Record summary: Predicted 3D model of a 575-nucleotide part of an RNA (large-subunit ribosomal RNA, domain V) from a Patescibacteria group bacterium. The prediction has a mean pLDDT of 82. The organism belongs to Bacteria candidate phyla, within Bacteria.
Context: one part of a larger RNA
């Protein structure tokens, strides 16, 4: 070298289990002041349901009584008729007693009395309760109806003994309860479901439709969590026509007067002004001012633009019908470009069918038509939030967490300039401002391989390498007397400790030592070991959440699986 044995795990991104993290779609469990519905409970109404009495309201017969603004015998309710009415069937006056009262009076019974009282006349918007008729407020009396309340009774329903089962009977409760149907409310008890996208991973923030600008590469169009702003209106004149009109700025003069009021006069083409955002556009004016107006008009429309498609934009020209002008003509809103919402539903207006006994209503159909932060603005449902660490299911390296690649802001390193420091002197030594690189050890972008799996932190073993060299070895310089030292260049042979504390690395701290190197190496090394920490399922605490449940918070507890086939390496034998 070849072959065999017996070892050992460094690789075959070894095996094992369609990654459990994560994202994306689908599903479950839970949880609520998420929608929508519901068992339960409560209250009303009704039917089972029957009877007296009391009581509150309200409306009605009937019968009586009630009415005070001022001025004015005076408590005039309103309107209308007449001039006479009441009275021995007892007037006025008094005397008791009732109800009212704006305290002055009305008014009702009764008793003495025994012939007059009252209007018309005067004053007042309005004239006699003198006397008739209607009729209103407010009050009492009573009638009929609803209606409320309470109380009582027994016959319904209903318990409870006894005795029999067609059931009877006592006793208690009693029209309650109990059961039937509607109504309202309560209601995670239980059920279905919803909880949007984009997004240099997801989430938290933010956007989601429209106008305008650059990005935009001289036609149009063009992405970005690219840069900047603005809309969700406004005007009856800020619309239409006729006719006049020029702005803003600087200079210089000029009373109160100033940097700017307001007058003059010269230069200046637009810098002004156009309701508002920007861009274009605009002086023969699209700007300002004045007259007279409603074309902010009906029915159409050649023929463009634009455009995936449905929206969308602009219009010659006829027909009515108007405004303004003296005529030609202009005029179908606003200098232009934003100021907005598709179907379905449709209040309300016209009109028109006519159908269920007639009459109306109800519906309906045609022509308009209010009603949308439907703004997640081509708009899903009339209607809708959250949690999973108990989770599970189909994907994905289309996408994060370890690692690796690519970058190198950040990091670390070196050279240039050299402002100062360094008693003086840039350069022993340090080193600003800034430049030029190198290096891929840091925090990061990036999302290239891997989610039908590349195990991830310290530590024990076990190492190989590189030099930007800690020790030792050799030189230069020195602000090197010497000795200790700074600094620079060469040098990778060997070496590079032992304990406390802490899961740690690191890091403080002891004690040493010639030193106690930086770094790579899948932050080496779990098919080699650990399994403290981190990272599952229990469990407590803080704090947050109404509440499932959450926290690069804190705690305690948690199953590390491979008999080696290839390579690689040791060892041994054999050729």
């Nucleotide at each position: 070298c070849c072959u065999g044995c017996a070892g050992c795990u460094a690789g075959a991104c070894g095996g094992a289990a369609a990654g459990a993290c994560c994202c994306c779609g689908g599903g479950a469990g839970c949880u609520u002041u998420a929608c929508u519905g519901u068992a339960u409970c409560c209250a009303g109404a009704u039917a089972u349901u029957g009877a007296a009495u009391c009581u509150u309201g309200g409306u009605u017969u009937u019968a009586g009584a009630u009415g005070c603004g001022u001025a004015g015998u005076g408590u005039a309710g309103a309107g209308g008729g007449u001039a006479g009415a009441c009275u021995u069937u007892g007037a006025a006056a008094u005397c008791u007693c009732g109800u009212u009262u704006u305290c002055g009076g009305a008014u009702g019974a009764g008793g003495u009395g025994g012939a007059g009282u009252c209007g018309c006349c005067a004053a007042u918007g309005a004239a006699a309760c003198a006397c008739c008729c209607u009729u209103c407020u407010u009050c009492u009396a009573u009638u009929g109806c609803c209606u409320u309340u309470g109380u009582u009774c027994u016959a319904a329903c209903c318990a409870u003994a006894u005795u029999u089962u067609a059931u009877a009977u006592a006793u208690g409760a009693a029209a309650c309860a109990g059961u039937u149907u509607c109504u309202g409310g309560u209601g995670g008890u239980c059920a279905g479901u919803u909880u949007a996208a984009g997004u240099g991973g997801g989430g938290c923030a933010c956007u989601u439709g429209c106008c305008u600008c650059c990005u935009a590469a001289a036609g149009a169009g063009u992405a970005g969590u690219g840069g900047a702003g603005g809309c969700g209106u406004c005007u009856a004149a800020a619309g239409g026509u006729c006719a006049g009109c020029u702005a803003g700025g600087c200079a210089c003069g000029g009373a109160u007067g100033g940097a700017a009021a307001u007058c003059g006069u010269g230069c200046u083409u637009a810098u002004a002004g156009g309701g508002c955002a920007a861009a274009g556009c605009u002086a023969a004016a699209u700007g300002c001012u004045g007259g007279c107006u409603u074309u902010a008009c009906u029915g159409c429309a050649a023929g463009a633009c634009g455009g995936a498609u449905a929206u969308g934009u602009c219009g010659c020209g006829c027909a009515g019908u108007u405004a303004c002008g003296a005529a030609a003509g202009u005029a179908g809103a606003g200098c232009u470009u934003a100021g907005u919402g598709a179907a379905c539903c449709g209040a309300c207006u016209g009109u028109g069918g006519u159908u269920a006994g007639u009459a109306g209503a109800a519906c309906c159909g045609c022509a308009g038509a209010a009603g949308a932060u439907u703004a997640u603005c081509a708009a899903c449902u009339a209607a809708a939030a959250g949690u999973u660490a108990c989770c599970c299911c189909g994907g994905g390296g289309a996408u994060a967490a370890c690692a690796g690649g690519c970058u190198a802001g950040u990091c670390g390193g070196g050279c240039c300039c050299g402002c100062g420091a360094g008693u003086u002197c840039a350069c022993a030594u340090c080193a600003a401002c800034g430049g030029c690189u190198c290096g891929g050890u840091u925090c990061g972008g990036c999302a290239c391989c891997u989610c039908g799996a590349u195990g991830u932190c310290g530590g024990c073993u076990c190492a190989u390498c590189a030099c930007a060299u800690c020790c030792u070895g050799g030189a230069g310089g020195u602000g090197g007397a010497g000795a200790a030292g700074c600094u620079u260049c060469c040098a990778a042979g060997g070496g590079u400790u032992u304990g406390g504390c802490u899961g740690u690395u690191c890091g403080c701290c002891a004690a040493u030592u010639a030193a106690a190197g930086u770094g790579a190496u899948a932050c080496g090394u779990g098919a080699g070991c650990u399994g403290g920490g981190u990272u599952c399922a229990g469990a407590c605490c803080g704090u947050c959440g109404u509440g499932a449940g959450a926290c690069a918070g804190g705690u305690u507890g948690g199953u590390c699986c491979c008999u080696a086939u290839c390579u690689a390496c040791u060892g041994c034998a054999g050729g």